[in-house]
Context: one part of a larger RNA
């Protein structure tokens, strides 16, 4: 000099963009953060409508109350499907195939895209519900009824999948909805689903070379250890596991042990080479009160799932139960120190759904803090009687100083009033044309018209009005280092980054006047180069 996720002191007008627990991976009150689908299903607790019945009133039109009916819109709880493995947080552990980079072959992949084939015919349960029982509660048990895209068989499966003794054998599925038609059964057709299978995309798992902090006051380490064979296991190679056999494997090019640490793109500094760091943002990894375990699933050994053990907190009728903010806010604690228990799904994205739509503390916004960077302002011109006051003085004067006052202007910002984009793409309804189709239904894609969707938001921006009106501090002045005098003090009080000042004329301490440097900041401290 540059820099910072900074803190402290004094001071403080506005805006834009960023950024904000670096410490206790300490403990957490409260609310929210993962749901959705009635176009899979049986149903109907609540709401609204409709129909029927009863009662009351009646202007004879009806109105009110009540009961019944899943009949309709919808829908609590339940069965079922998909999603809760993403998104969000943190950096404790890890010196490691963890990360970076370059390769490899022995693998899997829900959803999505493309292609091929199919969706036939049956069965038995079970929740909800009803009744009963136990329990303080959490919840649990028994009996009975019922549905499905839940579950289980049968048929078919040539190509393709698996096994094979090469002949063969094994192994699937589910319907829902729109329209037309029919007396009904049913039939035709569109869309979405479902099953098997091939390829792709995406994602994931595995292996290898090289690189990746300090310590030798850590020199030897290792027995599933190193390799082979047989077997098991996995989606998959492999001591991954196991039986037997051999005795290997690593290490001064630092094994083992100890300490420290998430890694990288990047960031800071520097002319560079290097050095330091790893906040925000992005990629990867690890973790989710501590330790262990598996289940489900395409995917987890799963932050807001399950089981066991432990510590802690809470409830209890003492028998037993409940919980996990390193999600967003917020609280206590620790600390020099780090924000609101805010708004909205309008946009972008995600989950579910055919869709409308619902959910989304992701996200977008707003709030707080000069924490940082950038921009703007706190007036402009004129004005010498060089006013008054202050300070200095050789008492003549000098300086503050065109500074103020005065005069003439302007109105950024702020205040008040008015106008006003863009972020909006879509969605719904109608009409028209094309495709599909037997069809002018329906569905799909396009055009067109109407209606409609903004948290921010009293938006940005523009404009009108009045008025200099609302807005300057901080550090320093001995040398380094830009900037000097007076006064007080008297080795005292004090200053200080280094040299050093202070013991009666202190440009170095305190105050004042003046000056210098930066400026909504300025200094100090800490830290890196």
């Nucleotide at each position: 000099g540059a820099u910072u996720g900074a803190a402290c002191g004094c001071u403080g007008g506005c805006g834009g963009c960023a950024c904000g627990c670096u410490u206790a991976a300490c403990a957490c009150a409260u609310g929210c953060a993962a749901g959705u689908c009635g176009a899979a299903c049986g149903g109907c607790a609540g709401c609204a409508g409709c129909a029927a019945g009863u009662c009351a009133c009646u202007u004879c039109g009806g109105u009110g109350a009540u009961u019944u009916g899943g009949c309709u819109g919808g829908c609590g709880a339940g069965u079922g499907g998909c999603g809760g493995a993403c998104g969000g947080g943190u950096g404790a552990g890890u010196a490691a195939c963890g990360c970076g980079c370059a390769g490899g072959g022995a693998u899997c992949u829900g959803u999505c895209c493309u292609g091929a084939a199919g969706u036939g015919g049956g069965g038995g349960a079970u929740a909800a519900c009803a009744c009963g029982a136990g329990g303080a509660a959490a919840c649990u048990c028994g009996u009975g009824c019922u549905a499905a895209u839940a579950c289980c068989g049968c048929a078919u499966a040539u190509u393709a999948u698996u096994c094979c003794g090469a002949g063969g054998a094994a192994g699937a599925a589910a319907g829902c909805u729109g329209g037309g038609u029919u007396u009904c059964g049913g039939c035709c057709u569109g869309g979405c689903a479902c099953u098997u299978u091939a390829g792709g995309a995406u994602g994931a798992g595995c292996c290898u070379a090289c690189g990746u902090c300090c310590g030798a006051u850590u020199a030897g380490c290792u027995u599933g250890u190193u390799g082979g064979u047989g077997g098991g296991g996995u989606a998959a190679a492999g001591g991954c596991c196991u039986a037997c056999c051999a005795a290997g494997g690593c290490a001064a090019c630092g094994a083992u042990c100890u300490g420290u640490a998430g890694c990288u793109g990047u960031u800071c500094u520097g002319a560079g080479a290097g050095g330091a760091a790893g906040a925000u943002c992005a990629g990867c990894c690890a973790c989710a009160c501590u330790g262990g375990g598996a289940c489900u699933g395409a995917g987890a050994c799963a932050c807001g799932g399950c089981c066991c053990a432990g510590a802690c907190u809470c409830c209890u009728a003492c028998g037993g139960g409940a919980g996990g903010c390193a999600g967003c806010a917020g609280u206590g604690g620790g600390g020099a120190a780090u924000c609101u228990u805010g708004g909205a799904c309008a946009a972008u994205g995600g989950g579910g759904g055919a869709a409308a739509c619902c959910c989304u503390g992701a996200u977008c916004c707003a709030g707080c803090a000069a924490u940082g960077c950038c921009g703007c302002g706190u007036g402009u011109g004129u004005g010498a009687a060089g006013a008054a006051g202050g300070c200095c003085c050789u008492a003549g004067g000098g300086u503050u100083g065109u500074a103020a006052a005065g005069c003439a202007c302007u109105u950024u910002u702020g205040a008040u009033g008015g106008g006003g984009a863009g972020g909006a793409a879509g969605a719904u309804u109608g009409u028209u044309a094309g495709g599909u189709u037997a069809a002018g239904a329906g569905c799909u894609a396009g055009a067109u018209a109407a209606u409609u969707u903004g948290a921010c938001g009293u938006u940005a921006c523009c404009u009108a009005u009045a008025g200099a009106a609302u807005a300057a501090g901080c550090a320093c002045c001995g040398g380094c280092u830009a900037a000097c005098u007076c006064u007080g003090u008297g080795c005292c009080a004090g200053c200080a980054g280094c040299c050093g000042c202070g013991g009666u004329a202190a440009u170095a301490c305190g105050g004042a006047g003046g000056g210098u440097g930066c400026a909504a900041g300025c200094g100090u401290u800490a830290a890196u180069c």
The part of an RNA shown here (small-subunit ribosomal RNA, 5' domain) has 529 nucleotides and comes from an uncultured prokaryote.
The RNAcentral record of the full RNA draws on ENA.